[in-house]
């Protein structure tokens, strides 16, 4: 310098145009003499940033930022 994969909840990850979800974690409750385990519920998201396309964008297009790999 170019190419390539990725960026989504506190952590790990799904989601290829139509309600943003799963597991762990957190909080509350149940169970128990008590703790763990187990069961029920709740909270937590400018979907990296800014534009564009579209009736509608996490998803498609462009630029930029960050992380990993390859190349010189």
């Nucleotide at each position: 310098u170019g190419c390539u994969g990725g960026g989504u909840a506190g952590g790990g990850c799904a989601g290829u145009g139509g309600c943003a979800g799963c597991c762990c974690g957190g909080c509350g409750g149940g169970c128990u003499c008590a703790u763990a385990a187990c069961c029920c519920g709740c909270a937590g998201g400018u979907c990296g940033c800014a534009g564009g396309u579209u009736c509608g964008a996490u998803u498609c297009c462009u630029g930029c930022c960050c992380c990993g790999g390859c190349u010189a």